The prediction has a mean pLDDT of 75. Bacterial RNase P class A from an Anaerolineales bacterium, 449 nucleotides, folded computationally. Rfam family: Bacterial RNase P class A. It is annotated as a ribozyme. Rfam links the family to the GO terms dimeric ribonuclease P complex, ribonuclease P activity and tRNA processing. NCBI's taxonomy places the organism under Bacteria, Bacillati, Chloroflexota, Anaerolineae, Anaerolineales.
RNA sequence: CAGGCUGGCUGGAUGGUCGCUGGCAGCGCAAGCUGUUAGAGGAAAGUCCGCACUCCGUAGAGCACGGUGCCGGGUAACACCCGGGAUGGAGUAAUCUGUGGGAUCGGGCCACAGAAAAUAACAGCCCCCUGGCUGGCUGGAACCUCCCUUUGGGAGGGGAGGCGGGCCGGGGAGUGAUGGUGAAAAGGUGGUGUAAGAGACCACCGGCGCGGGCAGCAAUGUCCGCGGCCAGGCAACCCCCGCCGGGAGCAAGGCCAAGCAGGGACAAACACGACCAGGGGUCGUGCGGAGGCUGCUCGCCUUCGGGCGGUGGGCGCAGCGUGCUGCGUUCACUGCCAUAGUUCCGGGUCGGCCGCUAGAGGCCUGCGGAGACGCAGGUCCCAGAGAGAUGAUCAUCGGCGCAGGUUCGCCUGCGCGCACAGAAUGCGGCUUAAAAGUCAGCCUGGGGU
Numbered sequence: 001c002a003g004g005c006u007g008g009c010u011g012g013a014u015g016g017u018c019g020c021u022g023g024c025a026g027c028g029c030a031a032g033c034u035g036u037u038a039g040a041g042g043a044a045a046g047u048c049c050g051c052a053c054u055c056c057g058u059a060g061a062g063c064a065c066g067g068u069g070c071c072g073g074g075u076a077a078c079a080c081c082c083g084g085g086a087u088g089g090a091g092u093a094a095u096c097u098g099u100g101g102g103a104u105c106g107g108g109c110c111a112c113a114g115a116a117a118a119u120a121a122c123a124g125c126c127c128c129c130u131g132g133c134u135g136g137c138u139g140g141a142a143c144c145u146c147c148c149u150u151u152g153g154g155a156g157g158g159g160a161g162g163c164g165g166g167c168c169g170g171g172g173a174g175u176g177a178u179g180g181u182g183a184a185a186a187g188g189u190g191g192u193g194u195a196a197g198a199g200a201c202c203a204c205c206g207g208c209g210c211g212g213g214c215a216g217c218a219a220u221g222u223c224c225g226c227g228g229c230c231a232g233g234c235a236a237c238c239c240c241c242g243c244c245g246g247g248a249g250c251a252a253g254g255c256c257a258a259g260c261a262g263g264g265a266c267a268a269a270c271a272c273g274a275c276c277a278g279g280g281g282u283c284g285u286g287c288g289g290a291g292g293c294u295g296c297u298c299g300c301c302u303u304c305g306g307g308c309g310g311u312g313g314g315c316g317c318a319g320c321g322u323g324c325u326g327c328g329u330u331c332a333c334u335g336c337c338a339u340a341g342u343u344c345c346g347g348g349u350c351g352g353c354c355g356c357u358a359g360a361g362g363c364c365u366g367c368g369g370a371g372a373c374g375c376a377g378g379u380c381c382c383a384g385a386g387a388g389a390u391g392a393u394c395a396u397c398g399g400c401g402c403a404g405g406u407u408c409g410c411c412u413g414c415g416c417g418c419a420c421a422g423a424a425u426g427c428g429g430c431u432u433a434a435a436a437g438u439c440a441g442c443c444u445g446g447g448g449u
Stems, first nucleotide, its partner, number of pairs: 001445010012397007020039008041420001045431002048429005053249004065245005070084005086099005101240002106238002108234003122179002124175002127172008136163003143157006187205006206230002208227008253354004262345005270286007287305007306337015361380008398418001399416007
C1' cells in the first nucleotide's frame, strides 16, 4: 500500500419564517390568548422469547398439555449474554458456522436402487445327492490284422469295465471372505484355521463398555488394566428421563359521570270569556308550578293544572209502594291511579380523569472480575399524544449523482432533501431493515528501510 476478518460509534450541521403536542408563568368567569421551555429510534418495526404491573382464578399431590435440554457463570428472568468443552463444515489465515439428555423400555419409519434397510443369501464360493452331453487315461474277453514261429508266443487294433476332468442343468446344506445396489449392508490390516469361510481364533490399529489413577468446580481430557463387547441410522415421529410453566392482557384495571330506561319519595292546583255542543270538549286571555334560550334583566318558547271512585248536602227529571228508589248535574270532604316537575338510589352509555412515564433510568469516575456483569460515589431529569403532536418551507455548509475543465491538489455548472424507518404502559433480549462516514484490534499478500 492492497485485500480481508472481528468488535464498537455516528446516523447530516447552523440559522430564519410559519405551524403542532405537553409542562410552566401571566391574563381571562370560561373558551382561550400571549410568553417561555421540552418534544422519536438504533432499530420506535416484527410481536418471537423473558419480566414488571393489573385483574381473574387457585387446599395439597398427581395426570394431561406446552416449553426446555453439553458444563460453569451472569441476570429480576429468559429460548438472551459471557467463558469453557465435545464433534462436524468453510477459509492460506484472522475468523465464521452447524449440532448437543436417552437408539439394549417399547412402538414406528429409512425415498430410489438393491436379494435384503435389521436377526440379510441375488450372483459368486464350497460340500453332498442327482440328470444329460463331451473328450482324456487305463483296460478283461470275443474277434480282426501282422510278425516270430508252432497244438504256442508277441505287437497293433478292438473295446465291457474302472479312474479322474470339462460343459449344461435339478435338489439340499454351509458361508458372510468376493461382486453388484445404496447416504447407510453388521469394525480395518495381516495371519492361523477351514470344504469354502467368518472375531471362529491370534497380533496390531480404531471404537464401545467396565474398573482405577491424574488434571479440572464441571462438561471433559489423559494414562493404565480388563472384556471380542463391534447388530446401522432417525428422538425436528411417538416415546422415556431431568428441569420449568395458572389464565388474560394498559382495549389490563380504577374513579367521576350527561342523556335514555328502571326503582323510591314529595307537593300544589284555577278563574273569566267565546264557540261547538248538550256526557263534555276546543280555543283565547289572565293566574300559578316547572324548564329552556351560556349566566343576569326583559322578552319569547315548551309543558302541567288529568282521570276513576266513595260518603254527605242542594237542585232537576222519572217511577210508584208518598217518602223512598233510580238517573243526571253541582258543591264539600275523602280514597286510588296516571302525567308533568323536583329530588334520591343502584347499575352505567357518551364523555372526563387516573393508570402514564423517576425507571431492573442516563452520564462520569473509581474499584472487583478473564468476561458477561456487579459494587460504591457524584451528577442529571430526558416525549407522553388519544383519529393519535414531533411538521412544512427558505438560505448557507456537508453528502450523493451527472457533465465539463484540471497545474491531478481540485474547480465550475446542473440535479437530488438525501439510508432504513417512525413512539402509544414500561423494561431486558432476539430477529429483521438499512445510504454514507468513522475508530480500534487482528490476518494474508506485495513493496521500501